[in-house]
This is a predicted structure of a 71-nucleotide RNA (transfer RNA) from Candidatus Peregrinibacteria bacterium Gr01-1014_25. NCBI's taxonomy places the organism under Bacteria, Bacteria candidate phyla, Candidatus Peregrinibacteriota. Model confidence (mean pLDDT): 81 of 100. It was read from a public genome assembly.

RNA sequence: GCGGGUAUCGUACAAUGGUAGUACGCCAGCCUUCCAAGCUGGAGACGCGGGUUCGAUUCCCGCUACCCGCU
Repeated sequence: GCGGGUAUCGUACAAUGGUAGUACGCCAGCCUUCCAAGCUGGAGACGCGGGUUCGAUUCCCGCUACCCGCU
C1' cells in the first nucleotide's frame, strides 16, 4: 500500500427499515435483628460525518479505532 471483518448502556452479548432488548453490574424499595441471598421497580447505549427513505441502529459512501490476511 491492497483486501476482508468488527464497532450497541459500566462489562459481555442480542435484535430489527417503524418504542433498542437480555444477563451481570449500579440505584431505590420489599424481605431479614443485621449482612448476604431472594423478589419488585428504575436509570443508563446503536463509534463519527454525510446520502437514500415518510421514517436509518439497520441500506449506501466516507472517516476513525481495533482485528485478520496479502504485499